[in-house]
RNA sequence: AGAUUAGCCUAGGCAAUCGCGAGUAGUCAUAUUCGAGGAAAGUCCGGACACCACAGGAUAAUGGCGCUGGGUAACUCCCAGGUGUGGUAUUUAACGAUACUACAACGGAAAGUGGCACAGAAAAAAUACCGCCUAAGCUAGCCUUAGGUAAGGGUGAAAAGGUGCGGUAAGAGCGCACCGCUUAACUAGUGAUAGUUAAGGCAGGCAAAACCCCUCCAGGUGCAAGACCAAAUAGGUGUUUGUCGUGUUUAUCCUGCACAUUUACAAACACGGGUAGGUUGCUUGAGCUUGUUAGAAAUAUCAAGCCUAGAUGAAUGAUUGCGUGAUACAGAAUCCGGCUUAUUGGGCUAAUCUCCCC
RNA sequence: GCAGGCAUAGCUCAACGGGGAGAGCGCGACGUUGCCAGCGUCGAGACGUGAGUUCGAGGCUCACUGGCUGCCCCA
Numbered sequence: 001a002g003a004u005u006a007g008c009c010u011a012g013g014c015a016a017u018c019g020c021g022a023g024u025a026g027u028c029a030u031a032u033u034c035g036a037g038g039a040a041a042g043u044c045c046g047g048a049c050a051c052c053a054c055a056g057g058a059u060a061a062u063g064g065c066g067c068u069g070g071g072u073a074a075c076u077c078c079c080a081g082g083u084g085u086g087g088u089a090u091u092u093a094a095c096g097a098u099a100c101u102a103c104a105a106c107g108g109a110a111a112g113u114g115g116c117a118c119a120g121a122a123a124a125a126a127u128a129c130c131g132c133c134u135a136a137g138c139u140a141g142c143c144u145u146a147g148g149u150a151a152g153g154g155u156g157a158a159a160a161g162g163u164g165c166g167g168u169a170a171g172a173g174c175g176c177a178c179c180g181c182u183u184a185a186c187u188a189g190u191g192a193u194a195g196u197u198a199a200g201g202c203a204g205g206c207a208a209a210a211c212c213c214c215u216c217c218a219g220g221u222g223c224a225a226g227a228c229c230a231a232a233u234a235g236g237u238g239u240u241u242g243u244c245g246u247g248u249u250u251a252u253c254c255u256g257c258a259c260a261u262u263u264a265c266a267a268a269c270a271c272g273g274g275u276a277g278g279u280u281g282c283u284u285g286a287g288c289u290u291g292u293u294a295g296a297a298a299u300a301u302c303a304a305g306c307c308u309a310g311a312u313g314a315a316u317g318a319u320u321g322c323g324u325g326a327u328a329c330a331g332a333a334u335c336c337g338g339c340u341u342a343u344u345g346g347g348c349u350a351a352u353c354u355c356c357c358c
Numbered sequence: 359g360c361a362g363g364c365a366u367a368g369c370u371c372a373a374c375g376g377g378g379a380g381a382g383c384g385c386g387a388c389g390u391u392g393c394c395a396g397c398g399u400c401g402a403g404a405c406g407u408g409a410g411u412u413c414g415a416g417g418c419u420c421a422c423u424g425g426c427u428g429c430c431c432c433a
Stems, first nucleotide, its partner, number of pairs: 001354010013322006020035006037329001041340002044338005049222004062218003066214001067081005082106001083104009107213002112211002115206002129153002131149007138141001161179006180202001181200008226280004236271008245259004287306005293300002359429004364424002368383004377413001385401006406422005
């Protein structure tokens, strides 16, 4: 200097003209201030806020989370650590060890139920198909029968600790050394866990993103939540009046009075509901910038300064110039904290590799 | 804007608490017939995409993609 990988930052600035949305002032001519994102996206998590349900507490069901410590309003998020697995380098005969780096839905498989197709003798407290060894038999061999054996072969994704030596009829943790493993004690650490020592021949595979068990958490619905004002039409409730109906006084008629627990019709008045529509919720907030302090970090405290979209057919654009260059993904709709996904150009940091110079 | 659920052959549906993807209709070829229909035999054709878990994924988990459905008031 270049390339690759990983992480982080940025997303244009200034000037002129025209135009759009909101606020403020106004002499109603206009002037002035502000005006999309790192993801505004997916709606996957967690909250705020609002309404509904609900004395309080507990249990069950359902759903979710799952190493440890810390952070946070909260989280399945973030920071740090532990452990495991993979990769690279060094070392070793090998196993293994050390360093760096990436990833991890990382409680329990010895609580229980079930699964591991095909193949294979056997798929989990197992087993003798071939092989090896012993004994017996007669037919004397690619023989048969009874037993021993997990070293070797074969099957499979996976085969019951690994390597070596001894041992044995042949074998085998049967014995020993090293490595791995289990249990206990001690030490270090807040803890996950690590180290040391002792004991044990090894003690039951895989999968819980199978059911399940254990710990912890969760009431439901989402701003089309909700609140206020409120037209026309239709419909609801109440009051009054009229007509009709029934009853009442000997017959008829008129009037009056009474009844109507479910009379009917018509008219007038009043009330309630709240659709269309409008207002509100609506943006000062777990807010932003700078600095200080605490901390390893996430983050928190304190001080000063700042106000930075709020639409409802829904605004934020166009042209020109300066500039080496201005290009991607994409556009708010109740608001925040995360995660995930999409993405151009430029810059910074770390690691690895290649080349050049000293 | 918010919420819920779905995706298997050209169409309609199966599979099933993971183990070699099937049915009906449709399509093509052959046979039957003088010809057609019908019938019979055979065949082609699919798990939306990408990762992960697992020995193994149509089914489990996550992320994308594309459809679908619902939302207010009165009677």
Predicted 3D model of RNase P RNA and transfer RNA as a complex of 433 nucleotides. It holds a member of the Rfam family "Bacterial RNase P class A". By type it is a ribozyme. Gene Ontology terms of the family: ribonuclease P activity, dimeric ribonuclease P complex and tRNA processing. Its mean pLDDT, the model's own confidence on a scale to 100, is 76.